[in-house]
Molecule: SAM riboswitch aptamer (S box leader)
Organism: Maribacter sp.
RNA sequence: UAGUUAUCAAGAAAGGUGGAGGGAUUAGACCCGAUGAAGCCUUAGCAACCCUUAGUUUCCAAAGCUAAGAAGGUGCUAAAUUCUAUCCGCGAGCUGGCGGACAGAUAACGC
Repeated sequence: UAGUUAUCAAGAAAGGUGGAGGGAUUAGACCCGAUGAAGCCUUAGCAACCCUUAGUUUCCAAAGCUAAGAAGGUGCUAAAUUCUAUCCGCGAGCUGGCGGACAGAUAACGC
């Protein structure tokens, strides 16, 4: 760091430090914040992508699938990826309109 695949309405916070911003970017809306934002540190937790175990399949394996698990590697712990926007398709009278593309985040792979 191009790219590929998968997921993104579920889940899970306290303390210390810090001292005014934050919710990716642009615009709008809405929200969080001196009852202390971001960042950093510690501890705890969530989840189950990688992973572990068992089963299934097989001549044997692997891959896939199913179930259970959580030691380790990441990630995450306000609100749907906070909501809307641009493009394509659908829809009908309000339900947060719906689905997809694009963009973004994360994981695994990878030039």